[in-house]
RNA sequence: AUAUUUAUUUGGCAAACUGCUCGAAAGGGUAGGACGCAAAGCUAAAGGGGCUACAUCUAUUUAUAAUAGACAUGCCAGCCAGUUGCACUU
Numbered sequence: 001a002u003a004u005u006u007a008u009u010u011g012g013c014a015a016a017c018u019g020c021u022c023g024a025a026a027g028g029g030u031a032g033g034a035c036g037c038a039a040a041g042c043u044a045a046a047g048g049g050g051c052u053a054c055a056u057c058u059a060u061u062u063a064u065a066a067u068a069g070a071c072a073u074g075c076c077a078g079c080c081a082g083u084u085g086c087a088c089u090u
Stems, first nucleotide, its partner, number of pairs: 012037002017032006035078001041083003047080002049076003056070006
């Protein structure tokens, strides 16, 4: 110096839920709040997986519409993954 493992201190992040707010929804922002997290930092244009369906397409019907199905171009990094990386001790 690099890699791996263990425990701890200071510090960090913040699930569910609640208020306000953006959105058709999924979901996001913000203020509380802590279930957890050693990458719960970043990347959704490497890839897999998951969620939603305004619009669009298709079918049907009682047809300026309604119902059903399909669909990501919308989302999720606290699902896997990719990538970068801090302090202390053994």
Annotation
This is a predicted structure of a 90-nucleotide RNA (c-di-GMP-I riboswitch aptamer) from Bacillus methanolicus PB1. It matches the Rfam family "c-di-GMP-I riboswitch aptamer". Rfam links the family to the GO term cyclic-di-GMP binding. Of the family's consensus pairs, 95% are formed in the model. The coordinates come from a structure-prediction model, not an experiment, and the mean pLDDT is 77. The sequence was found by an Rfam model in a public genome assembly.